């Protein structure tokens, strides 16, 4: 200096780390109306944050599950900004605790963490 992300700014106290408050940004719960609520079968309760969902194959006896590989819904980056081209990546993890559709008023929380560069920063066009 830049990137993912809501995760930043200001003030006071403290004095590297932190605490509190305000601003700002983000998430959950929560009426009416609407939706749902019928029958049968099956079953591994259900739900939230997030782009991170689903499918196929190998191995583990086997469903679940674990692990490896391939794809995929979806998501990100390539340096003032936007669009197109094109290249490279991610496609996880965690939480609530039997409970929650939407949802005005109201109300409860979060503001972390993790990376990259030292460069005429991939190409083209456009706007300002």
């Nucleotide at each position: 200096c830049g990137c993912c992300g809501a995760a930043c700014c200001u003030g006071a106290c403290a004095c590297a780390g932190g605490u509190c408050a305000g601003g700002u940004g983000g998430g959950g719960g929560g009426a009416a109306c609407c939706a749902a609520c019928c029958c049968a079968c099956a079953u591994u309760g259900g739900g939230g944050c997030g782009a991170a969902u689903c499918c196929c194959g190998g191995c583990g006896a086997a469903c679940c599950c674990g692990u490896c590989g391939g794809g995929u819904a979806g998501g990100g980056c390539g340096a003032g900004c936007u669009u197109c081209c094109u290249g490279c990546c991610c496609g996880a993890g965690c939480c609530c605790g039997u409970c929650a559709g939407c949802u005005a008023a109201c109300u409860c929380c979060c503001a972390a963490g993790g990376c990259g560069a030292c460069a005429g920063g991939g190409g083209a066009a456009g706007a300002a």

This is a predicted structure of a 128-nucleotide RNA (c-di-AMP riboswitch aptamer (ydaO/yuaA leader)) from a soil metagenome.
Of the family's consensus pairs, 92% are formed in the model.